[in-house]
Context: one part of a larger RNA
RNA sequence: UGACGGGGACCCGCACAAGCGGUGGAGCAUGUGGUUUAAUUCGAAGCAACGCGAAGAACCUUACCAAGUCUUGACAUCCUCUUGAAUGUGUGGUAAUGCAUACAGCUCUUUUAGAGCAAGAGAGACAGGUGGUGCAUGGUUGUCGUCAGCUCGUGUCGUGAGAUGUUGGGUUAAGUCCCGCAACGAGCGCAACCCCUAUGAUUAGUAGCCAGCAGUAAGAUGGGCACUCUAAUCAGACUGCCCGGGAUAACCGGGAGGAAGGCGGGGAUGACGUCAAAUCAUCAUGCCCCUUAUGACUUGGGCUACACACGUGCUACAAUGGCGUAAACAAAGAGAAGCGACCUCGUGAGAGUAAGCAAAUCCCAAAAAUAACGUCUCAGUUCGGAUUGUAGUCUGCAACUCGACUACAUGAAGCUGGAAUCGCUAGUAAUCGCAGAUCAGAAUGCUGCGGUGAAUACGUUCCCGGGUCUUGUACA
Numbered sequence: 001u002g003a004c005g006g007g008g009a010c011c012c013g014c015a016c017a018a019g020c021g022g023u024g025g026a027g028c029a030u031g032u033g034g035u036u037u038a039a040u041u042c043g044a045a046g047c048a049a050c051g052c053g054a055a056g057a058a059c060c061u062u063a064c065c066a067a068g069u070c071u072u073g074a075c076a077u078c079c080u081c082u083u084g085a086a087u088g089u090g091u092g093g094u095a096a097u098g099c100a101u102a103c104a105g106c107u108c109u110u111u112u113a114g115a116g117c118a119a120g121a122g123a124g125a126c127a128g129g130u131g132g133u134g135c136a137u138g139g140u141u142g143u144c145g146u147c148a149g150c151u152c153g154u155g156u157c158g159u160g161a162g163a164u165g166u167u168g169g170g171u172u173a174a175g176u177c178c179c180g181c182a183a184c185g186a187g188c189g190c191a192a193c194c195c196c197u198a199u200g201a202u203u204a205g206u207a208g209c210c211a212g213c214a215g216u217a218a219g220a221u222g223g224g225c226a227c228u229c230u231a232a233u234c235a236g237a238c239u240g241c242c243c244g245g246g247a248u249a250a251c252c253g254g255g256a257g258g259a260a261g262g263c264g265g266g267g268a269u270g271a272c273g274u275c276a277a278a279u280c281a282u283c284a285u286g287c288c289c290c291u292u293a294u295g296a297c298u299u300g301g302g303c304u305a306c307a308c309a310c311g312u313g314c315u316a317c318a319a320u321g322g323c324g325u326a327a328a329c330a331a332a333g334a335g336a337a338g339c340g341a342c343c344u345c346g347u348g349a350g351a352g353u354a355a356g357c358a359a360a361u362c363c364c365a366a367a368a369a370u371a372a373c374g375u376c377u378c379a380g381u382u383c384g385g386a387u388u389g390u391a392g393u394c395u396g397c398a399a400c401u402c403g404a405c406u407a408c409a410u411g412a413a414g415c416u417g418g419a420a421u422c423g424c425u426a427g428u429a430a431u432c433g434c435a436g437a438u439c440a441g442a443a444u445g446c447u448g449c450g451g452u453g454a455a456u457a458c459g460u461u462c463c464c465g466g467g468u469c470u471u472g473u474a475c476a
Stems, first nucleotide, its partner, number of pairs: 001476002003473003007470007015460002019424005026315008034306002042053002064301007073126001077125002079122006087104006107115003128290002131288003137284002139279003142275001144273001149188006155164003168179003194267004199235007208225003213222002238261001241255005317417001321376005327370001333364001335362001338357002343352003383414001388409007430452007
């Protein structure tokens, strides 16, 4: 100087407390461990691995296993020879690729030749490796933590390591600001500058809107751009104003005006560093290793196994509910190998036909919770839907291993969950649907969007984490 203390002082955080809803019990989904297996590819491991890499394993993917094949190679550059544009279409054979074979096809120029491109044969230089090492590395990322810290120059003090500044009195979300001070300044962080959102103005008025006029089944149309909205530019909030407190400061409390008030709400933004943290399987890369195989191709299987254990979720256990009938109100998105209306058929998943739309025009599209009426009356039930049977639909060469969905039948556990444990302070929790990426098909996951919409916070004694000062130390 740090680090540590079941030392002290001060302060903060959904850290506790006060509340609300969960997990832990059930069934299922999903990930992991273990076990099994020819293989169940690999990685991730307290917080910070475990719905994680994977924004989507039937084949492919795929790295794993079995079998069948290839050896200058599936891919790149170079050399020699032969042949021919490239390429396409068959046939035989095979589990399939490889293999054998037929046909069509025949570039350019300065034309006994050359150039370009391609195929075959050959020779080696080489290719290739999701093989090893993340404890050889780059790059990227997590974490403490959006915590308020981490440092430097000059000066001063100290023999020196170092100290000072950065400590102190206040204050703040903040090393934020004020005052004081052997310090005076500065840098990286904080804040601001950026984006979205909350109010208004101006400009613009179609594909959006409709107050008044005409008009209709319908903003369909004429018309209009007031209003809504859209999207560009501005305005607006700064403790600016008033009162009180404070040291006359910073700032704090209250008030006015205002759409918004003291950081208005949210996002992006992550200092010096810590964990030899993660990743050689995104990529790049040193060294080591394989080279008729640890490389390459194909078929089939596996990654989907199942006594069990754990994590994360979904659905429930019901009456604040289930079911039925007929009604209402969103936002944000996607769409051409696409979204697909209307109509017809089907109980339905869907099918047939086909209009419109590269979209403020058409379409996906029905929002659902909600409200109204009816029914059920506390039951393992009209709760709950697992499992199973049968019959189907769709995607796709192909749904056996191993897809999603539909109809009918079946109707398991489960009556609110031990010890323990998690999230959340406001348009939040809880609850309700909608969309998108990936994607042929395949979400209870993920990322977004809006609808309805609470309770509680006395307080900082205690638990956890963090910051500042100080003290002790057999630690570095």
Predicted 3D model of a 476-nucleotide part of an RNA (small-subunit ribosomal RNA, 3' major domain) from an uncultured bacterium. The full RNA is in RNAcentral, with records from ENA and SILVA. The coordinates come from a structure-prediction model, not an experiment, and the mean pLDDT is 82.